[in-house]
Context: one part of a larger RNA
RNA sequence: UGACGGGGGCCCGCACAAGCGGUGGAGCAUGUGGUUUAAUUCGAAGCAACGCGCAGAACCUUACCAGCCCUUGACAUCUGGGUCGCGGAUACCGGAGACGGUAUCCUUCAGUUAGGCUGGACCCAAGACAGGUGCUGCAUGGCUGUCGUCAGCUCGUGUCGUGAGAUGUUGGGUUAAGUCCCGCAACGAGCGCAACCCUCGCCCUUAGUUGCCAGCAUUCAGUUGGGCACUCUAGGGGGACUGCCGGUGAUAAGCCGAGAGGAAGGUGGGGAUGACGUCAAGUCCUCAUGGCCCUUACGGGCUGGGCUACACACGUGCUACAAUGGCGGUAACAAUGGGCAGCGAAGGAGCGAUCCGGAGCUAAUCUCAAAAAACCGUCUCAGUUCGGAUUGCACUCUGCAACUCGAGUGCAUGAAGUUGGAAUCGCUAGUAAUCGCGUAACAGCAUGACGCGGUGAAUACGUUCCCGGGCCUUGUACA
Numbered sequence: 001u002g003a004c005g006g007g008g009g010c011c012c013g014c015a016c017a018a019g020c021g022g023u024g025g026a027g028c029a030u031g032u033g034g035u036u037u038a039a040u041u042c043g044a045a046g047c048a049a050c051g052c053g054c055a056g057a058a059c060c061u062u063a064c065c066a067g068c069c070c071u072u073g074a075c076a077u078c079u080g081g082g083u084c085g086c087g088g089a090u091a092c093c094g095g096a097g098a099c100g101g102u103a104u105c106c107u108u109c110a111g112u113u114a115g116g117c118u119g120g121a122c123c124c125a126a127g128a129c130a131g132g133u134g135c136u137g138c139a140u141g142g143c144u145g146u147c148g149u150c151a152g153c154u155c156g157u158g159u160c161g162u163g164a165g166a167u168g169u170u171g172g173g174u175u176a177a178g179u180c181c182c183g184c185a186a187c188g189a190g191c192g193c194a195a196c197c198c199u200c201g202c203c204c205u206u207a208g209u210u211g212c213c214a215g216c217a218u219u220c221a222g223u224u225g226g227g228c229a230c231u232c233u234a235g236g237g238g239g240a241c242u243g244c245c246g247g248u249g250a251u252a253a254g255c256c257g258a259g260a261g262g263a264a265g266g267u268g269g270g271g272a273u274g275a276c277g278u279c280a281a282g283u284c285c286u287c288a289u290g291g292c293c294c295u296u297a298c299g300g301g302c303u304g305g306g307c308u309a310c311a312c313a314c315g316u317g318c319u320a321c322a323a324u325g326g327c328g329g330u331a332a333c334a335a336u337g338g339g340c341a342g343c344g345a346a347g348g349a350g351c352g353a354u355c356c357g358g359a360g361c362u363a364a365u366c367u368c369a370a371a372a373a374a375c376c377g378u379c380u381c382a383g384u385u386c387g388g389a390u391u392g393c394a395c396u397c398u399g400c401a402a403c404u405c406g407a408g409u410g411c412a413u414g415a416a417g418u419u420g421g422a423a424u425c426g427c428u429a430g431u432a433a434u435c436g437c438g439u440a441a442c443a444g445c446a447u448g449a450c451g452c453g454g455u456g457a458a459u460a461c462g463u464u465c466c467c468g469g470g471c472c473u474u475g476u477a478c479a
Base pairs, nucleotide, nucleotide: 001479002478003476004475005474007473008472009471010470011469012468013467015463016462019427020426021425022424023423026319027318028317029316030315031314032313033312034310035309042053043052064305065304066303067302068301069300070299073129077128078127079126080124081123082122083121084120087106088105089104090103091102092101093100094099109119110118111117131294132293134292135291136290140288141287142283143282144281145279147277152191153190154189155188156187157186158167159166160165171182172181173180197271198270199269200268202238203237204236205235206234207233208232211228212227213226216225217224241265244259245257246256247255248254321420325379326378327377328376329375337368338367339366342361343360347356348355349354386417391412392411393410394409395408396407397406433455434454435453436452437451438450439449
C1' cells in the first nucleotide's frame, strides 16, 4: 500500500422487511448429469454451465459410428505432356450410393504473325503442395461474460517522507453520482458520472396519398365528387431550468411543500452507452494465428445409422388440479411486423386439418388477419361437462423420402393431478399478474428466443437481521 475480520462508523441495492405471483409435488416439453451404445460428435460447470453455442439434427446440417470408395485429392498456385472447346439434355447397363461404362442429340470460345503461339477450359503424369471442426483459450489476436451503470481509477507539477509511498481523492454538508458547495499544501488535468444520441408523453408548424371526413352532395360501403379542419403519417421547431413563491440551511450547495403555473417537476418514463481493472473466466468448433501432430489418412466422397437411447438425478419451462372456472352462443375494441420460388381475397367442397380456385398486391392501396381476455346462457363441487397424458383407427400437409425420427386434424380412449416437505425465485407501476398477436431462422417443425399491444393490482413501517457493494477508520503471525 492492499487484502481479510462472526472489528467499528456512515450509506446504498427487490438485499431483507411489507405485499403479489411462482418453482420444489403431477403429466408433458426442453437442456444437463449419469448409464447404455458401433456411435449416442464437441464445447459450456457456483453466482457468471444446464429452452446455453443450436435464429429451428428425417437426408443435408454433421464434426460421431458401420460399410463401400478416392489419393496432387472437394478447393488454391506452379511445371511437363495431350485434347480444342467447354458445357448441357436424354436414354441404357452395373451399383445402396459415391462411382464406373455405353449411346444419341443440342452447342462449337476470344486474339492471331496461322506456329497450339497466347489467353481460357478439360484430361493424364510427377512433385512442390493442398486439406485437418486434430491438440494446446495455460503460447495468442479478436469477440464476450462478470463484479457493475457500481462510483470509482489515475496523471502532471508542487509539497511531505531515507524509502516503499502519502498528499490531491481526506474533512463539514449534499447528491443517483469523486454530483455540487465550503474548508484544506496543494494547484490543475485525464478516463469514468452527467449532458450531447434514439424513443414515448404535450404544443406549434410544413406536407395531404394509399391516410382522414366536420360541413355539402352521393353510396351497400370514405364508394365517388369535394375538402385537408380533425385523426394519422414523418420532417422541422418549442417545451423543464429547482426558472417562480414560501420555509429550511453557513448568506452556499442543496432539501421540504396535497405551493403556483404546466401535458410533463425535480435524472419526466424507457433505451443505447460499461472507466482502471478482476476471474491464467469463456471461445483454437465463427474467424485469424504461433507451436505440436496426421499425410493411400486424424484428409476427401457416399449410403445407412447416431446426435431423438433410458432403472435414475438436477435445472428451465408449458399445461393443470377448476366456479375469478369449463362448455355453448352473441358481438365489439389493438399494436408491432411479414409478403413475389411470396402473402394469398371472394366463391365453392370437407365435421376438421386442408383442398379447389385464383382476384388483388413489389404494399399507409392487396394480403397474412380471426385478436384473446370482455358480455349473455348453462353446468353446481364431483376425479366431474375439471384435467388432458397415453393408446387405437382414419386422414391432411411439407418434402426425393416422415420406419428409426416431423407437424397438424377427426372419432374413440380418458392416466397422474384436489394447490405441492425442507428449501427457493421474480417483481416497486402501466410494473407484477393475466390475455392474445407478430417476427427471425425455416421445405416442414416452438411450450424456446426476440418483439407488440389489451386488461391491470397489492405493498414498502423501516434498515435490527441475511446477501452484494461504496467511503472512512481500526486490528492482523496474510501478500

Background: RNAcentral holds the full RNA, with entries from Greengenes and SILVA. Predicted 3D model of a 479-nucleotide part of an RNA (small-subunit ribosomal RNA, 3' major domain) from an uncultured bacterium. Its mean pLDDT, the model's own confidence on a scale to 100, is 81. Rfam family: Bacterial small subunit ribosomal RNA. Rfam links the family to the GO terms ribosome and structural constituent of ribosome.